Predicted 3D model of a 208-nucleotide RNA (FMN riboswitch aptamer (RFN element)). The sequence was found by an Rfam model in a public genome assembly. It matches the Rfam family "FMN riboswitch aptamer (RFN element)". A reference for the family is Wilt et al. (2020), "FMN riboswitch aptamer symmetry facilitates conformational switching through mutually exclusive coaxial stacking configurations", J Struct Biol X.
[in-house]
RNA sequence: GCUUUCCUUCGGGGUCGGGUGUAAUUCCCAACCGGCGGUGAUCGGGUAGCACAGGAAGGAUUGGACAACCAUACUUCCUGUGCUACCCGUCAGUCCGUGACCCGGGCCGAACGGUUAUAUUGGCAGUCAAUGCUCAUAUAUCAAUCGGAACGGUGGACCUGGUGAAAAUCCGGGACCGACAGUACAGUCUGGAUGGGAGAAGGAGAGG
Numbered sequence: 001g002c003u004u005u006c007c008u009u010c011g012g013g014g015u016c017g018g019g020u021g022u023a024a025u026u027c028c029c030a031a032c033c034g035g036c037g038g039u040g041a042u043c044g045g046g047u048a049g050c051a052c053a054g055g056a057a058g059g060a061u062u063g064g065a066c067a068a069c070c071a072u073a074c075u076u077c078c079u080g081u082g083c084u085a086c087c088c089g090u091c092a093g094u095c096c097g098u099g100a101c102c103c104g105g106g107c108c109g110a111a112c113g114g115u116u117a118u119a120u121u122g123g124c125a126g127u128c129a130a131u132g133c134u135c136a137u138a139u140a141u142c143a144a145u146c147g148g149a150a151c152g153g154u155g156g157a158c159c160u161g162g163u164g165a166a167a168a169u170c171c172g173g174g175a176c177c178g179a180c181a182g183u184a185c186a187g188u189c190u191g192g193a194u195g196g197g198a199g200a201a202g203g204a205g206a207g208g
Stems, first nucleotide, its partner, number of pairs: 002207009017029003031188002033178002035098004043089016062071003093176002102153003107148004113142002116140005122134004158174005180191003
């Protein structure tokens, strides 16, 4: 590092201001918000290599006639720029998938209550019998209702200009969308929900 089991923590934002009205954060004008994963010509950072430029140190040879000194191929180091490779972080409400809400049948667990069968004890009838009836209990069976894990279904929305080889994602502009219940009609209030959850981070154990 990989696979797997378990544990812990985290895991949704938003009506300013105004109009009408008995009443609206619900209508009208206007304002505001954007779950999770992926992709993403987005942005930023790091490392290495190469090239170029500048600087510092060393410096054969050669040049400035010699020495000193200066310059020079080259070597090392530093800085900057560009290219290439790799790594890290970041980047879509309307692209791909997914969660919450709602619906569906089956499955699993619990179970009010009931049916029948069997077993056991007791009671009654009967001859201290066989047998029959009956209360209770147990098991099996059906099952209102509640809960659970999966699976399936439903569930909303984008154009345009620019750049460019390429835009569903970048930049500009304009548009559009948003479960259920309550209530004057709700993406934003209240409620189911101190719930659930896509998933995120961390920890422990096991395995080849």